The part of an RNA shown here (small-subunit ribosomal RNA, 5' domain) has 519 nucleotides and comes from an uncultured Campylobacterota bacterium. Its mean pLDDT, the model's own confidence on a scale to 100, is 84. RNAcentral holds the full RNA, with entries from ENA and SILVA.
Context: one part of a larger RNA
RNA sequence: GAAUCAACGCUGGCGGCGUGCCUAACACAUGCAAGUCGAGCGAGAAAGGGGACUUCGGUUCCUGAGUAAAGCGGCGGACGGGUGAGUAACACGUGGGUAAUCUGCCCUCGGGUGGGGAAUAACUCAGGGAAACCUGGGCUAAUUCCGCAUAACACUUUCGAUACAUAAGUAUUGAGAAUCAAAGCUGGGGACCCUUUGGGGCCUGGCGCCUGAGGAGGAGCCCGCGGCCAAUUAGCUUGAUGGUGAGGUAACGGCUCACCAUGGCUACGAUUGGUAGCCGGCCUGAGAGGGCGUACGGUCACACUGGUACUGAGACACGGACCAGACUCCUACGGGAGGCAGCAGUGAGGAAUAUUGCACAAUGGAGGAAACUCUGAUGCAGCAACGCCGCGUGGAGGAUGACGCAUUUCGGUGUGUAAACUCCUUUUAUCAAGGAAGAAAAUGACGGUACUUGAUGAAUAAGCACCGGCUAACUCCGUGCCAGCAGCCGCGGUAAUACGGAGGGUGCAAGCGUUAUUC
Numbered sequence: 001g002a003a004u005c006a007a008c009g010c011u012g013g014c015g016g017c018g019u020g021c022c023u024a025a026c027a028c029a030u031g032c033a034a035g036u037c038g039a040g041c042g043a044g045a046a047a048g049g050g051g052a053c054u055u056c057g058g059u060u061c062c063u064g065a066g067u068a069a070a071g072c073g074g075c076g077g078a079c080g081g082g083u084g085a086g087u088a089a090c091a092c093g094u095g096g097g098u099a100a101u102c103u104g105c106c107c108u109c110g111g112g113u114g115g116g117g118a119a120u121a122a123c124u125c126a127g128g129g130a131a132a133c134c135u136g137g138g139c140u141a142a143u144u145c146c147g148c149a150u151a152a153c154a155c156u157u158u159c160g161a162u163a164c165a166u167a168a169g170u171a172u173u174g175a176g177a178a179u180c181a182a183a184g185c186u187g188g189g190g191a192c193c194c195u196u197u198g199g200g201g202c203c204u205g206g207c208g209c210c211u212g213a214g215g216a217g218g219a220g221c222c223c224g225c226g227g228c229c230a231a232u233u234a235g236c237u238u239g240a241u242g243g244u245g246a247g248g249u250a251a252c253g254g255c256u257c258a259c260c261a262u263g264g265c266u267a268c269g270a271u272u273g274g275u276a277g278c279c280g281g282c283c284u285g286a287g288a289g290g291g292c293g294u295a296c297g298g299u300c301a302c303a304c305u306g307g308u309a310c311u312g313a314g315a316c317a318c319g320g321a322c323c324a325g326a327c328u329c330c331u332a333c334g335g336g337a338g339g340c341a342g343c344a345g346u347g348a349g350g351a352a353u354a355u356u357g358c359a360c361a362a363u364g365g366a367g368g369a370a371a372c373u374c375u376g377a378u379g380c381a382g383c384a385a386c387g388c389c390g391c392g393u394g395g396a397g398g399a400u401g402a403c404g405c406a407u408u409u410c411g412g413u414g415u416g417u418a419a420a421c422u423c424c425u426u427u428u429a430u431c432a433a434g435g436a437a438g439a440a441a442a443u444g445a446c447g448g449u450a451c452u453u454g455a456u457g458a459a460u461a462a463g464c465a466c467c468g469g470c471u472a473a474c475u476c477c478g479u480g481c482c483a484g485c486a487g488c489c490g491c492g493g494u495a496a497u498a499c500g501g502a503g504g505g506u507g508c509a510a511g512c513g514u515u516a517u518u519c
Stems, first nucleotide, its partner, number of pairs: 001519004006515005013391006019384002021349001026347003030344003035075003040072002048063006082302003092226007101219003106215008114148001116146003123138006154179001156177009184207006192201003228274003235265003240262008277299004281292004304325005327338004355381001357380003363377001364375004394424004404415004429456006438446001463508005468489003474503005484491002
């Protein structure tokens, strides 16, 4: 000098764009943050309104409404959002491999969607419990579940052929055997058929379902290379290194197991210890390099702590499950409930870090045929000079160089065209009126905001640090090695340009200084 997720001191007008718990991965009150589909299914209220009857208490019917809430079923809760604890590792970066693999939704193409059966929730009845909730009997539906039929591909298996390949094997192909599918819903309709007159068959459109091939995007696994410190860490290792076989996985593999062999790593730093998420990037620097990894983007890991699997295309699953632990809460003492490193917010810690805001209008996501619903993602607003950028705090004239203040050699000099005063302007400010794009027919949280016009009137707006040298800027008074200053050199013991005050000056300016940290 430059920089910062900064803090502190003094000061503080406006706008735009960003940024905002670096500490306790400490504990959390409250609300919200993941639902949706009635065009998969069975069932199905109440308030309110209206009518009739009435002993004026009420009863009953229609409507509300096939609506709300609940349930079964489907898809989504593996995305999006947070944090950086752990991790020195194929975690990350980069380049390859997978002839060792999987892939819901989406796209393209082929084939199919026939015929049966069953259970169970809701509901109801009974019972238990303070509650959470639980147990038993009974009824019922489906795109729920289970057989049957058909079926190619595929897998398994038997016998072959061809191509590639050192081999293992891969691809194509022939024949045989065995195994495995499906679900319906909805719109329209001339004739015909059936009918319980509701409808159904039938024809046709849409959405689905099953199966196969390919794609896109995604994911798993493997390998080469690369990036911290310590040798005051020198030896480490028993599933350890390899083999055979088996199991397991979507898949290779000590991944696991049995048996066998005795290997494997290491001074090119194993092992141990410390530190740390990694990268694109950011800061600095002429560069080489050094430092950093906040925000934004990619990726990994984690979700009170530890462990485990279930479901599923995908999890070993932040707002799912189970077990154990610590902690908090409820309890009728028998037993239960909970997890903000989501958005706000609270306490604590700390030098220090914001609103318990508005909206789904836009973008994106989930569900749905759609209307739409949900979305603390997101879009906005609020708070903070925390940062960067822009603007303003007036302009021109004005000398008897006024007053005051400071200084003085008492003549004067400085402040100083500065002020007053005259003329002018209105960015900003305040008030009033109008008023957008963002939205493709409608729909705008932001917002009566931005912006435009008019009115008022210099009106609403300057500080901070420094002035011995480095380093731009000097005098007076006070103090007297005291009080104090100080980044380094050093100032102060009676004339201090270095302390404190004043006048003046210098530098920056809505900031200026200090501290901390990096180059």